[in-house]
Context: one part of a larger RNA
Molecule: large-subunit ribosomal RNA, domain II
Organism: Dixa sp. Dix1
RNA sequence: GCCUACGAGUUGCUCCUCUGUAGCAUGGUUAAGUGAUUCAGUCACGGAGCCGUAGCGAAAGCGAGUCUUAAUAGGGCGAAACAAAUAGUUACAGGGGGCAGACGCGAAACUUUGUGAUCUACCCAUGACCAGGUUGAAGUGUGAGUAACAUCUCAUGGAGGACCGAACCCGUUUACGUUGAAAAGUAUUGGGAUGAGUUGUGGGUAGGGGUGAAAGGCUAAUCAAACUGAGAAAUAGCUCGUACUCCCCGAAAUGUUUUUAGGAACAGCCUCAUAUUAGCUUAACGGAGGUAGAGCUACCAAUUGGAUGCGAGGGCUUCACCGCCUAUCAAAUUCUGAUGAACUCCGAAUGCCGUUAAGUGAUUUAUGGGAGUGAGCCGCCGGGUGCUAAUGUCCGGUGACGAAAGGGAAACAACCCAGACCAUCUGCUAAGGUCCCCAAGGAUAUGCUAAGUUAAAAAAACGUUGUGUUGUUGCAGCGACAGCUAGGAUGUUGGCUUGGAAGCAGCCAUUCAUUUAAAGAGUGCGUAACAGCUCACUAGUCGAGCGACAAUGCGUGGAUAAUAAUCGGGUAUCAAGCAUAUCACCGAAGCAAUGGAUUGUUGUAUUAAUUUACAACAGUGGUAGGGGAGCAUUCUGCCGACGUAGAAGGAUAACCGUGAGGUUUACUGGAGUUUGUAGAAAAGCAAAUGUAGGC
Numbered sequence: 001g002c003c004u005a006c007g008a009g010u011u012g013c014u015c016c017u018c019u020g021u022a023g024c025a026u027g028g029u030u031a032a033g034u035g036a037u038u039c040a041g042u043c044a045c046g047g048a049g050c051c052g053u054a055g056c057g058a059a060a061g062c063g064a065g066u067c068u069u070a071a072u073a074g075g076g077c078g079a080a081a082c083a084a085a086u087a088g089u090u091a092c093a094g095g096g097g098g099c100a101g102a103c104g105c106g107a108a109a110c111u112u113u114g115u116g117a118u119c120u121a122c123c124c125a126u127g128a129c130c131a132g133g134u135u136g137a138a139g140u141g142u143g144a145g146u147a148a149c150a151u152c153u154c155a156u157g158g159a160g161g162a163c164c165g166a167a168c169c170c171g172u173u174u175a176c177g178u179u180g181a182a183a184a185g186u187a188u189u190g191g192g193a194u195g196a197g198u199u200g201u202g203g204g205u206a207g208g209g210g211u212g213a214a215a216g217g218c219u220a221a222u223c224a225a226a227c228u229g230a231g232a233a234a235u236a237g238c239u240c241g242u243a244c245u246c247c248c249c250g251a252a253a254u255g256u257u258u259u260u261a262g263g264a265a266c267a268g269c270c271u272c273a274u275a276u277u278a279g280c281u282u283a284a285c286g287g288a289g290g291u292a293g294a295g296c297u298a299c300c301a302a303u304u305g306g307a308u309g310c311g312a313g314g315g316c317u318u319c320a321c322c323g324c325c326u327a328u329c330a331a332a333u334u335c336u337g338a339u340g341a342a343c344u345c346c347g348a349a350u351g352c353c354g355u356u357a358a359g360u361g362a363u364u365u366a367u368g369g370g371a372g373u374g375a376g377c378c379g380c381c382g383g384g385u386g387c388u389a390a391u392g393u394c395c396g397g398u399g400a401c402g403a404a405a406g407g408g409a410a411a412c413a414a415c416c417c418a419g420a421c422c423a424u425c426u427g428c429u430a431a432g433g434u435c436c437c438c439a440a441g442g443a444u445a446u447g448c449u450a451a452g453u454u455a456a457a458a459a460a461a462c463g464u465u466g467u468g469u470u471g472u473u474g475c476a477g478c479g480a481c482a483g484c485u486a487g488g489a490u491g492u493u494g495g496c497u498u499g500g501a502a503g504c505a506g507c508c509a510u511u512c513a514u515u516u517a518a519a520g521a522g523u524g525c526g527u528a529a530c531a532g533c534u535c536a537c538u539a540g541u542c543g544a545g546c547g548a549c550a551a552u553g554c555g556u557g558g559a560u561a562a563u564a565a566u567c568g569g570g571u572a573u574c575a576a577g578c579a580u581a582u583c584a585c586c587g588a589a590g591c592a593a594u595g596g597a598u599u600g601u602u603g604u605a606u607u608a609a610u611u612u613a614c615a616a617c618a619g620u621g622g623u624a625g626g627g628g629a630g631c632a633u634u635c636u637g638c639c640g641a642c643g644u645a646g647a648a649g650g651a652u653a654a655c656c657g658u659g660a661g662g663u664u665u666a667c668u669g670g671a672g673u674u675u676g677u678a679g680a681a682a683a684g685c686a687a688a689u690g691u692a693g694g695c
Stems, first nucleotide, its partner, number of pairs: 001695006011100003015097010027051003033045004055062002065077004103241002106238001110231003114227002121205009130195001132164003135160001139156003143152002168192003174187003207223001209219003244630006254267005268373002270370006279360009293346001294344002300340002305335003311329002313326004376401001378399008406417003421596004426592003432586003435570003441583001443582006454572002462557003466554010483541005489514003494508003520535001524533002597620009631684001633681006640674003649668002653664004
């Protein structure tokens, strides 16, 4: 991992509540117990008790009233009245609740009774063990030496948590081993090895206790409190699991509160029953309102530039007062411009409330039974926050997903189209597409683009004599623009300045005048200053369009990312790109067609029965969840049936049913089985790191 078996809403109660069925009904009902009998979970008796028929008060108590109170007031709760008109009780079944382990499995822990020191820690008693080699303390002796000691020399001696190193003890390094040879080892290397040494045997200390040269270590492969039994099915607002089918409806992720935030309570939203009649949409009309916008000499607050200048600062003057001035600040007023979520003289659209009309067709509301939800998330619109950042965060509106499949967007919960009852080798469309992959146009018409721009994400400021379109304006056969040839002079080196300043360092200027076809007291380069080159301007030559500006289309640079590249790919250039217009076609579970199933409402007929049949209309996606109808298993009662001429079980095939399932059956098997109806449940497995067995 697979298969088989087992495996989770049960049972109890004089309990509460609701629904259904049945009995009796202003009443209903017995319990314990007793008696009887055909011994059956039977019959009869038993009225204690309980519920209802009256409430109010804490109570005494009073009573259609009562309590509060001094009250006859007022008020609370009732009665009566009104109204769609007033019924309880017992039993059984079902939904839900309560108390119990209460759907199943699951802690870590807590309390308590005991068991453990054959492992290991420390201790006690009594034993055992440590090859070999080295070093050479004290002491002693001889000699030297001293006044005597001291001291020195050589011997002797054999000390030491001394040295080297086996056994023994340990476990430093590295490798292997890691479903091991081993639930801690093997090899190598290493430390101690006469000591705080190692070890045998016997004994002691026990769980909030021991022991600890102290690591929270060890205390039997278990230790920040051992193991075993019991309390005990501890508790678990947590995780996981929770078993057959079909049909109808179908949520929530919000508000308030919470030792509350992943849990609850009440409300909201779902469902079922009963009762009820309103609900919704559109139009018109009538309302309330202060948002968007707008405005502000209409307030409040803030504010641009100017005018005026209360007052202040500074300066002058003076003994002081007065006075005068100002490149300063500046209240208030005024002109102008203009801002505001917490400004408003104004002020929509939507939305909301109401009336009327039309449409729709059960959508509304109330009471009661049952829930689930109370982590939401994305797009668009209006906002707060943030950086007008975020698949960010917090509100409001709306649509999706959640709980929604299908088609499109290459792929892609949420985007676009569209809501799947079933079947069909039918048709029409939506979004989106129509060269090939790939269903359908190499469609038609007119332009643009040359960048493979582009062809289903997305590039900016700023550049661009790329090219198309539109407009305004200037010059031009009295010859423009561009090119070429020639001129571009004189007073004069203008004046000043300066070492110099001659068109061209700088300053000044009535930058004048002359000769001219034209030529600046000079556009740039250049020189120390001149010189030189050039431009403006003019003539000739040439011969037809040439400039400036503005707007706009498509391009172009700007343009940098990690696997070689790519529009989904191939590929595409009067496109298969972009723009405008038009026709055709393809394209979905949409719509339609044909057949079928089923739910609700209505109608007709029918039935013991909203029982059945038919027709019309409207439906039939669905998680949590509510409701309805069924299938199967085991056992039991009753009426039946089958079986050695072959039961159950196994197994093959066919048929029937929307489905759970059912019927028949070649073969096997070898003794019981079962329809119908009613009842009762140890009543359905794929999951729980489920349990056991097998492979």